[in-house]
Notes
This is a predicted structure of a 100-nucleotide RNA (SAM riboswitch aptamer (S box leader)) from Sporosarcina quadrami. The sequence was found by an Rfam model in a public genome assembly.

Parts: sequence; structure tokens; C1' cells
RNA sequence: UAUUUAUUAUGAGAGAUGGAGGGAAUUGGCCCGACGAAGUCUCAGCAAACUGCCUGCGGGUAAGGUGCUACGUCCAACAGGGAAACCUGAACGAUGAGGA
Repeated sequence: UAUUUAUUAUGAGAGAUGGAGGGAAUUGGCCCGACGAAGUCUCAGCAAACUGCCUGCGGGUAAGGUGCUACGUCCAACAGGGAAACCUGAACGAUGAGGA
């Protein structure tokens, strides 16, 4: 980098630094931000698979390697149903694991 597979409506924050943006891309909205955005560092926390340990093999446990800690992937834009509100599925994205 492309791909296979699982999950994606649960859960979980502070300080320092930094100094104006951020919420994946495009469009339309909406929200957060000088009562300090993004990024970086430190500590803390959450708990899906991997890993370790235990196991009566059902599972339990640890937070070790990742990951994550506003708003359903923030909502919608593709299809179906519906008078509408909305619902379901897909697409796209994100994260883990496997092989190439």
C1' cells in the first nucleotide's frame, strides 16, 4: 500500500506547552473553540480484538502491545419502505487482528 475479517448508538479526563482553528475527504447543515482550537509532552482513565495468567473450557482476570477518552462515523447527501417524522441496509471512514 491494497486486501480478508470483527467491531463501530456502550465506556472513559486533567495539567503543562502552543496560539486559531477543529469535528476523515467533497457538498449542505449543525456543533465545539481566547471561559484557549489543532498539535506536542506528562499523568490518569476506558475496555473491543491481540497478548499474559487462571480455568470446572462455560469463562474470569491484568492493562502488557495497539487503540480510544464532546455531539450515533456529529447529521444527511446511495438504495428500499413511509404522507411525514423517521426506520432499514449499503457506501465511505476509523480501530484491532490475519496473511500478502